[in-house]
RNA sequence: GCUGAAACAGGGCAAACCCGUCGAAAGGCGGGGACGCAAAGUCACCGGCCUAACGCCCGCGGGGCAAUGGCAGCGGAACCACCAGA
Numbered sequence: 001g002c003u004g005a006a007a008c009a010g011g012g013c014a015a016a017c018c019c020g021u022c023g024a025a026a027g028g029c030g031g032g033g034a035c036g037c038a039a040a041g042u043c044a045c046c047g048g049c050c051u052a053a054c055g056c057c058c059g060c061g062g063g064g065c066a067a068u069g070g071c072a073g074c075g076g077a078a079c080c081a082c083c084a085g086a
Stems, first nucleotide, its partner, number of pairs: 002085003012037002017032006035073001041079002045076003048071003055065004
């Protein structure tokens, strides 16, 4: 550097859901809780996905378009990294 098939050691993170809180929402944060995860560590650079407040449009009690909002536990890339060495 590469690999994680089976293990070893210390362990780590934490889905859904519930409570609180921020937010228009998606979603974030804190606590509880474990579905899972060898990067479920960091990062919004690329693709994808979610929401649509403001804005614009329409046949206007509604509906549509659209991120500058978001998702890293969707995939890729980049960076850091424990143990081990088929």